A computed fold for a 1497-nucleotide RNA from an uncultured organism, annotated as small-subunit ribosomal RNA. Its Rfam family is "Bacterial small subunit ribosomal RNA".
């Protein structure tokens, strides 16, 4: 200090979430020791039991018993002494108001802080002065007699005091009066009145009396009374500070004040009587909710935020409510009285009780301890003291609850052991880790020793001092010795033994440090956020390994932080959430220039205070630390005081520039009222006139022969004002448009006269406020919600059409909202320019034009700002002032409350719940029933097909034991398969084999293998018989078989784990990079633009300049030609020969073959064009603008195809999913589709005759001639490894004949019979021939395919595969067209641009109803609980008052209780309506592309 998460990516906004620290914690797993802290946060719920406040005999009276000893005895008992002036009780004093607990109540002078008290009190303590004289009567205890179950209590009688009461005296006390003085009960003086007391203990005999000694006496100590002062504590008052809600806006009658009283320690409506009518409040009264406050504590850089447990200060409370008494102090935790609830006792009459003291119990709860020890220390109460009391306190116990310390060992040790995990099988890792060796001894264990905390009080030794008559005695100071320890035999020390007893928890996808294997297979599960899991999961579970902490570690909860995410420090509002629709204006906030004054704010100094503890610093004590002690600093605050005077405020006095007034001009759809005008529309009456009109994409409804539409003139009515008209004008906004009259608001400019800060903003408030809507009354031509009809459509409650009511218009009143927008509050000031335009003034000039200036209104743009878009003197720049508003999305502008409204509805305005986003701007793509440009047999123009028939073939489906598998829109379907009878073959049934049909290796054993024959068998195979090898260094090896072990094998799975190969977009013209430039960035630029091209082809321009992969070219075939070479090809000339033939000699001319070359390049000419690129035309040329064809396929897309070509990871199988074999199947057949063949005929069929190819193939081959057969074919075998021989008769065509439009002399399916060929074998299931048979079919619905020239169409030929099998495929040549105006439309594609809510990218996204499930909230007939107001009834205890001889009675006030009626908040509820959420429901298609009717308010 930041990180993760919205997107394909970016940036911003914005929420959610994480890392940190902390806790009185709890839970899970685990747990060695010690120290110091800490421990009911919930039920202020109820409490058994014990303890927590007593003490004093030196204030007072009285005073036992048990036991013991002795005596007496009638043996029952009695008495004395002792116990003992003891116990216990009583009177009295002091204490019990402290200490301890709790946080219910309290939003308050309760608390904090600073002041005031001249408005007060203060027991015990300190100090000063004075005093303590003299009397009296009671009463408890006790005794006697009673009542009662008890608690308790009555009567009678006795008695004491430091108990109580008189009398006296008394001050500087107090009351009154007078005088004096004072602001004043401020002071002084005088007079009158009032008020005190208590004794106790010790010692002594100097004085006095009795006289042992004691006392009236003296003395010491303690105590008592009055008064003054102090200290301490307390009461009261005041300034300031102290939570949330305005969906709480008004509250108040003792209320506010006065006068006079009462009351109190004391001021005061504190209380009372009377008088007045006040007091509080938007600077938040009243009400509601919540809460003890603070020092501090946690967090934070700080400012802040949260919190108030432990410790300390204050307050409040003590079962709930009320009340007083006593007292210095209480309205009293362990006191009293009354009422209430609860619990207990009871003899039913009546009583007792209060753990929020310490322990402890029940209960509640996630959760919080021992019914311990001790007064040794510290502190408190009483006492003269000893001493007693003290659950305050000191200790111990329990709990890892927290903090701190410490241990669980240290060094060496590689064969890197075993074992685990993993592995690419080599290894790696746990890991110096262990074992093993050498050591150490903390803690725990055992034994021994052993502190400090203790010094006082008190007793005692000695000395000094003081009182005193005193060598009594007391007191004070110093001094000697002694007594006292709960913890605890604890801390600490020493010794003994021995590595021995002592490590876990969480995490390892990113954030975040740490990775592999196995299991699982959207299951089980994980998860703080993003998100993991659907067969290779670093995310689930386990394991190994690792990381982090460590006697703990995690989780949960909670707070602060990060969050500048409420922003004082320190945010925003054009489009992300956010400017009120607009003006006027109240309070408030803010405010021009100068002088003077005072000093409130402000600033500086000083003083007081800011408790202690805590935090911080320094030093010190426990071995360290935690912890503790000492000192310092700090405590940012408040108060008082002394100063300063710039700024702000205040007071006074001026000024003119802000603001305004008057004056002279100006523009304008500014507003109101009244009347008026023309065009158009509709309607009405009339004329002319006839069959249509109207309407639409097309129609129909509709109007019209009862005369429409059209047309002419006339009349009526209402509404709106063409042209002018302009990013022109006016207005605050809404808004305002014919012209004229009238009334009226504002604005601008020019001169400068006047006022003298009169200003700006503006919470509330109050006006204005489009359209629609509402009320009353008018008006109503056109338009036109609703409604009706017609269309459209799957539907069409819409879009379109025909009608049409409200409304639109007027008057008056209401409503008060809009995407009321510039999505931009108002005012003022400052900050480059350029260019339009409106209205003034002004200069030059003079109707023009140019310049200056003021006020408006537009555009472009600098700086600057901004996330970007953009804004940019009309700011979204730079500042000031004031107001309004925002704080994730949804729920929701909803509910509820209040308020306004006639209603509709408006204003204000939540929460539960739910999501991890929702958003802004810009980028790249993709898409659009957006646009522009362009291309392609894309359409169009043509030719021929498919779709109908039969057959062939493939596929789906079905069937089957099996019909093996794959391919599935384009881009599967005559595809893999370039050829399934067996084989192939992967499928099925049956029969066999198991180191295997096949590879490699090791060990052992054996032998040739093989071949031949017999038998069994469907065969594989089994079995029997015969035969019997090569090399050798003589060891053996090769080869084969058997056994064993490693392993083989798999066309088993996954093409979504892969390589390779392939299809497709697409032979489309694109796809990128380097450097530079640009943008915060994604990215852009280049590659866009102007031309051009088949082309990102080329040219030009340009913040780009270059380059790469593609295009083109280079390669092959073909077209022309030169040259070379001529056999098997060729034959012009020469020669020979034949019936004929390049047949022969020969030739090298030609054709041809195949090597090497040439040719074409927009090169030339003209035109167009930018002088370019290029295009058009022409010449020449075999060929002309890439001549034609092929090979060649950029970055990438489709998780496209292929694990069954091959290769390959993982998984699966191993007497089987491997392998061998026979037979079957892949050839099935109601159907459906694709691709083809043959046809339907005369451009034809049949018959006959007769021409002309190219390219191939041929040795287990092609095969000639000849012969046989109707034919397939057979026979035959010449020739040929081929320019030689064979295949090989090409066919269509041409010539001639016939058929005559028909299911035919078309068509050939189907089937019978007879044959041929291949092959081990044609049954399932081959091809061919002959003969016979002669089906469908007469040109094919919707729809759809190919082709732009040697192409389509048509004709045949060859080849590969192959034993055989071709309508398929791949090639070859023959004959040989038609058409293209053109780019509107369909399909596909390229470039630019635009919109986007799409990015899995339109086969996208997405909305609402309905149906189902769940959830929360709202309303709700009611019902129920809590709180509270008002009115009234009633009235305990008690204070006060009155009456009373006593007892008592009455009255005011008043708690609980009750009645009535309101208000507020909750619980619950039949039902109701909406909302949210929920992988695959229904209906439609609203929105996003012009979303197919632009969208929205």
């Nucleotide at each position: 200090a930041g990180g993760g998460u919205u997107u394909g990516a970016u940036u911003c906004u914005g929420g959610c979430u994480c890392a940190g620290a902390u806790u009185g914690a709890a839970c899970g797993c685990u747990g060695g020791c010690g120290g110091c802290g800490u421990g009911c946060c919930u039920a202020a719920c109820a409490c058994a039991u014990g303890c927590a406040a007593g003490u004093c005999g030196a204030g007072c009276g009285a005073g036992a018993a048990c036991g013991g000893u002795c005596c007496c005895u009638u043996c029952g008992g009695g008495g004395a002494c002792u116990c003992a002036g003891u116990a216990g009780a009583g009177c009295g004093g002091c204490g019990c108001a402290c200490g301890g607990g709790u946080g219910a109540g309290u939003a308050a002078c309760g608390c904090g802080u600073g002041g005031g008290u001249a408005a007060u009190c203060u027991g015990c303590c300190c100090u000063u002065c004075g005093g303590a004289c003299u009397g009296g009567g009671a009463u408890a205890a006790c005794a006697g007699c009673g009542g009662g179950a008890a608690a308790c209590u009555g009567c009678u009688g006795c008695u004491a005091a430091u108990a109580c009461c008189g009398g006296g005296u008394a001050c500087g006390c107090u009351u009154c009066a007078u005088a004096u003085u004072u602001g004043a009960c401020u002071u002084u003086a005088u007079g009158a009145g009032g008020g005190a007391a208590a004794g106790g203990c010790g010692g002594c005999c100097u004085c006095u009396g009795c006289u042992u000694g004691c006392a009236a006496g003296c003395u010491g100590c303690c105590g008592c009374c009055g008064a003054g002062g102090g200290a301490u504590g307390a009461g009261c008052c005041c300034g300031c500070g102290u939570c949330u809600c305005a969906u709480u806006a008004g509250c108040u009658u003792g209320u506010u004040g006065g006068u006079g009283g009462g009351g109190u320690a004391a001021c005061g409506g504190c209380c009372c009587a009377c008088c007045a009518a006040g007091g509080c409040u938007u600077c938040g009264a009243u009400g509601a909710g919540u809460a003890g406050c603070c020092g501090g504590c946690c967090u934070g850089a700080g400012a802040g935020g949260g919190u108030g447990g432990c410790c300390g200060g204050c307050c409040a409370c003590a079962c709930u409510g009320g009340a007083a008494c006593u007292g210095a102090a209480a309205c009293a935790c362990g006191g009293u009285c009354c009422a209430g609830a609860c619990u207990c006792c009871u003899a039913c009459g009546g009583g007792a009780g209060g753990c929020a003291g310490c322990a402890g119990u029940g209960g509640g709860g996630a959760a919080u301890a021992u019914u311990g020890c001790g007064c040794a220390a510290u502190g408190g109460g009483g006492g003269a003291a000893a001493c007693c009391c003290u659950g305050a306190c000191g200790c111990a116990g329990c709990g890892a609850c927290g903090c701190c310390g410490u241990g669980u060992g240290a060094g060496g040790g590689a064969a890197g052991a075993a074992g685990g995990c993993u592995u690419u099988c080599g290894g790696g890792u746990c890991g110096u880790a262990a074992a093993c060796c050498u050591c150490u001894g903390u803690c725990a264990g055992g034994a021994g020793g052993g502190a400090a905390g203790a010094a006082a009080c008190c007793c005692u030794u000695g000395a000094g001092g003081u009182c005193g008559a005193a060598c009594a005695g007391g007191c004070c100071u110093c001094u000697u010795g002694g007594c006292u320890g709960a913890c605890g035999g604890u801390a600490c020390c020493u010794c003994c033994a021995g590595a021995g007893g002592a490590a876990g928890c969480a995490c390892c996808g990113g954030c975040u440090a740490a990775c592999u294997c196995c299991g699982u297979g959207c299951c089980a599960g994980c998860a703080g956020c993003c998100g993991c899991g659907g067969u290779a999961a670093c995310a689930c579970g386990g394991a190994g390994g690792g990381u982090g902490c460590a006697a703990g570690c995690g989780u949960u909860a909670a707070u602060c932080g990060g969050a500048a995410u409420c922003a004082c420090u320190g945010g925003g509002c054009g489009u992300a959430a956010a400017g009120c629709g607009u003006a006027c204006g109240u309070a408030g906030g803010c405010g021009g220039c100068g002088c003077g004054g005072a000093c409130a704010g402000u600033c500086a100094g000083a003083u007081g205070u800011g408790a202690a503890a805590g935090c911080c610093c320094u030093c010190g004590g426990c071995u360290c630390a935690a912890c503790c002690g000492a000192g310092g600093a700090a405590u940012u605050g408040c108060a008082u005081u002394u100063g300063a005077a710039a700024c702000u405020g205040c007071c006074g006095u001026g000024c003119u520039u802000g603001a305004g007034u008057a004056u002279c001009g100006g523009a304008g759809a500014g507003g109101g009222c009244a009347g008026c005008g023309g065009a158009a529309u509709u309607c009405c009456g009339g004329g002319u006139g006839u069959a249509g009109g109207a309407g639409u994409g097309a129609a129909a409804u509709c109007c019209g022969u009862a005369g429409a539409u059209a047309u002419c003139a006339g009349g009526a009515a209402g509404a709106a004002c063409a042209c002018c008209u302009g990013u022109g004008g006016c207005g605050a906004a809404g808004g305002c448009g014919a012209g004229c009259u009238u009334c009226u608001g504002g604005c601008c400019a020019g001169a400068a006269a006047c006022u003298g800060a009169c200003g700006c903003u503006g919470a509330g408030g109050c006006g204005c406020g489009a359209a629609a809507g509402c009320g009353u009354g008018g008006g109503g031509a056109g338009c036109g919600a609703a409604c009706a009809g017609g269309a459209u459509u799957a539907g069409a409650u819409a879009c379109c059409c025909u009608g049409g009511u409200a409304g639109u218009c007027c008057a008056c009143g209401c409503u008060g909202u809009a995407a009321a927008c510039g999505a931009u509050g108002u005012g003022c000031a400052c900050u480059a320019g350029g260019u339009g335009u409106u209205g003034g003034c002004u200069g030059u000039g003079a109707u023009a034009a140019c310049g200056g200036u003021c006020a408006g209104u537009g555009c472009c743009g600098a700086a600057g700002c901004g996330a970007a878009c953009g804004c940019g003197a009309u700011a979204a720049g730079u500042g000031c002032a004031c107001c309004g508003c925002c704080u994730g999305g949804g729920g929701a502008g909803u509910a509820u409350g209040c308020u306004c409204g006639c209603a509709a509805g408006g204003g204000u305005g939540a929460a539960a719940c739910u999501c991890a986003a929702a958003g802004g701007a810009a980028u790249u793509g993709a898409c659009g029933g957006g646009g522009g440009c362009c291309c392609g047999c894309a359409c169009a123009a043509g030719c021929g097909g498919u779709g109908g028939a039969g057959c062939a073939u493939g596929u789906g489906g079905u069937u089957u034991a099996a019909u093996u598998c794959g391919a599935u829109g384009a881009u599967a379907c005559g595809c893999g398969a370039g050829g399934a009878a067996c084989c192939u073959u992967a499928c099925c049934a049956g029969g066999g084999u198991u180191u295997g049909a096949c590879a490699u290796a090791u060990g052992g054993c054996g032998g040739a293998c093989u071949g031949c024959g017999g038998c069994a068998g469907a065969g594989a195979u089994g079995u029997c018989g015969c035969u019997u090898c090569c090399c050798u260094u003589c060891g053996g090896g090769g080869c084969c078989g058997c056994c064993a072990u490693a392993c083989a094998g798999g066309u088993g799975c996954u093409g979504c784990a892969u390589g390779g190969c392939u299809g497709u977009c697409g032979u489309c013209a694109g796809c990128u990079c380097g450097u530079g430039c640009u943008g915060u960035g994604a990215g852009g630029u280049g590659u866009u633009g102007g031309g051009u091209u088949a082309a990102g082809u080329c040219c030009c321009g340009c913040a780009a300049c270059g380059a790469g992969c593609g295009c083109a070219a280079c390669c092959c075939c073909u077209g022309c030609u030169g040259u070379c070479u001529g056999u098997u090809a060729c034959c012009a000339g020469c020669a020979c020969g034949u019936a004929a033939u390049g047949g022969u000699g020969g030739g090298g001319a030609c054709u041809c073959a195949g090597g090497c070359g040439g040719u074409a390049c927009u090169g030339c000419c003209g035109g167009u064009g930018a002088c370019a690129a290029a295009c058009c035309g022409g010449a020449g040329g075999a060929a002309g603008g890439u001549g034609g064809g092929g090979a060649c396929g950029a970055c990438g897309u489709c998780a496209a195809g292929u694990c069954c070509u091959c290769a390959u990871g993982c998984c699966c199988u191993u007497u089987a999913u491997a392998u061998c074999u026979c037979g079957g199947g892949c050839u099935a057949c109601a159907c459906a589709c694709g691709u083809g063949c043959u046809a339907c005929a005369a451009u034809g069929g049949u018959u006959g005759a007769u021409a002309c190819a190219g390219a191939g193939g041929g040795g287990a081959g092609c095969a000639a001639a000849g012969c046989u057969g109707c034919g397939a074919a057979g026979u035959g075998g010449a020739g040929c490894a081929a320019a030689u021989c064979c295949u090989u008769g090409a066919a269509a065509a041409u010539c001639a004949a016939u058929c005559c439009c028909a299911g035919u002399u078309c068509g050939g399916a189907u089937u019978g019979c007879a044959g041929g060929c291949u092959g081990c074998a044609a049954c399932u299931c081959g091809c061919c021939u002959g003969u016979a048979u002669g089906a469908a079919g007469u040109u094919g619905g919707a729809a759809u395919c190919g082709c732009u020239a040697g192409u389509a169409a048509u004709c045949g030929c060859a080849g590969g595969u192959c034993a055989g099998c071709a309508u398929a495929c791949u090639g070859c040549g023959g004959u040989g067209a038609a058409u293209a105006c053109g780019u509107u439309c369909c399909c596909g594609g390229g470039c630019c641009u635009u919109g986007u809510a799409c990015a899995c990218a339109c086969c996208g996204c997405c909305c609402g109803u309905c149906a189902c499930a769940c959830c929360a909230a709202u309303c709700g007939a009611g019902u129920u609980g809590g709180a509270u107001g008002c009115a009234c009834c009633a009235g305990a205890a008690g204070u006060c008052a009155u009456c009373u001889g006593c007892g008592g009675a009455u009255g005011c006030c008043a708690a609980a209780g009750g009645u009535g009626u309101g208000u507020c908040c909750g619980g619950u509820a039949a039902g109701a309506g909406g909302g949210g959420u929920g992988a695959a429901g229904u209906c439609g298609u609203a929105a996003c592309a012009a979303g197919g009717u632009a969208g929205c308010c």